[in-house]
Predicted 3D model of a 363-nucleotide RNA (Bacterial RNase P class A) from a Gammaproteobacteria bacterium. The sequence was found by an Rfam model in a public genome assembly.
RNA sequence: GGAGUCGGCCAGGCAAUCGCGUUUUCGUCCUUGUGACGAAAGGGAGGAAAGUCCGGGCUCCACAGGGCAGGGUGCCAGGUAACCUCUGGGAGGCGUGAGUCUACGGAAAGUGCAGCAGAAAAUAUACCGCCCGCCCCAUUAUUAAUAAUGUGGGCAGGUAAGGGUGAAAUGGUGCGGUAAGAGCGCACCGCGCAACUGGUAACAGUUUGUGGCAUGGUAAACCCCACCCGGAGCAAGACCAAAUAGGAAGACUAUAUCGUGGCCCGCGGUGUCUUCGGGUAGGUCGCUUGAGGUUGUUGGUGACAACAGUCCCAGAUGAAUGAUUGCCCACGACAGAACCCGGCUUACCGGCCGGCUCCCACU
Numbered sequence: 001g002g003a004g005u006c007g008g009c010c011a012g013g014c015a016a017u018c019g020c021g022u023u024u025u026c027g028u029c030c031u032u033g034u035g036a037c038g039a040a041a042g043g044g045a046g047g048a049a050a051g052u053c054c055g056g057g058c059u060c061c062a063c064a065g066g067g068c069a070g071g072g073u074g075c076c077a078g079g080u081a082a083c084c085u086c087u088g089g090g091a092g093g094c095g096u097g098a099g100u101c102u103a104c105g106g107a108a109a110g111u112g113c114a115g116c117a118g119a120a121a122a123u124a125u126a127c128c129g130c131c132c133g134c135c136c137c138a139u140u141a142u143u144a145a146u147a148a149u150g151u152g153g154g155c156a157g158g159u160a161a162g163g164g165u166g167a168a169a170u171g172g173u174g175c176g177g178u179a180a181g182a183g184c185g186c187a188c189c190g191c192g193c194a195a196c197u198g199g200u201a202a203c204a205g206u207u208u209g210u211g212g213c214a215u216g217g218u219a220a221a222c223c224c225c226a227c228c229c230g231g232a233g234c235a236a237g238a239c240c241a242a243a244u245a246g247g248a249a250g251a252c253u254a255u256a257u258c259g260u261g262g263c264c265c266g267c268g269g270u271g272u273c274u275u276c277g278g279g280u281a282g283g284u285c286g287c288u289u290g291a292g293g294u295u296g297u298u299g300g301u302g303a304c305a306a307c308a309g310u311c312c313c314a315g316a317u318g319a320a321u322g323a324u325u326g327c328c329c330a331c332g333a334c335a336g337a338a339c340c341c342g343g344c345u346u347a348c349c350g351g352c353c354g355g356c357u358c359c360c361a362c363u
Base pairs, nucleotide, nucleotide: 001359002358003357004356005355006354007353008352009351010350012328013327014326015325016324017323018322020044022042023041024040025039026038027037028036029035030033046334050345051344053343054342055341056340057339058233059232060231061230065265066264067263068262070229071228072227073226074225075089076088077087078086090104091102092101093100094099105224106223110222111221112218113217124170127163128162129159130158131157133155134154135153136152137150138149139148140147141146171189172188173187174186175185176184190213191211192210193209194208195207196205197204198203237285238284239283240282247276248275249274250273251272252271256270257269258268259267292311293310294309295308296307297306298305299304
């Protein structure tokens, strides 16, 4: 100097004038109320507020049990209110490396699936080859029969070491053995099982012994195994006020029916359901003090935890933060809360800071 990788921060700024919404205090007015007006002080959209994909808090059913079906998760340990794709470790893959990815239990419980090529794709086999036997043919030797040879053909048997096909072909290398071959035997490697050692564990091993040794892949195919799981949702729900028709018809009716996913058992209630018709749809709470932010100390590899200090940081409801001027500059994108919080995913202009890795040049 270049390239990469991991982590953190900002999200136009400052000033003036006018405007919007909210909290508190004071004052005035009145119809005394969730009131109107005025003044002052303070606060007023995000890193994703988006998607509605996970997990919770909270509210209700409701006092809410058991099972089946169904759903979710899937290496080990830890953290968290809980889930995770969070933290650390293990295994496997990618990368020279810093790092990064994983839908990571089981293929000897069973079923299924894999185009083309290939003899054959799972307990499957012989296309080319190799070997032995018989017959025919040819050549040579021998007087003929016979014997030998093979560069030839046929039949029957053995073989899976060599070659071919394929992404993948029934452990690999070497030696011996064989008619030719083959874990057929042996050595080493690999694989399975057991023990030992280390580790909380997943796992690991220059460990020991044993076995010629399971004959593949796929479960993000069905399935098996282990663990976990009530439901609905702020349009939840509670209260106040007002209005109407305490309406009409039908079905079932205690051996019935209803009870917040389905079915069964249990438990509880006493009416339940359907159709037509009528009234109201106004207001308050829920609604922002929180699993909250931030600083420090201690413990921990870390996620995080404990303790102490400090701060209050939107609560609208047809829906609030906008307009103008001036200056600065990195010239600013994606984009607006609607009960709240922790994650994930997606969109995104530009800027700043730090750790680590690799390459080049010079000293």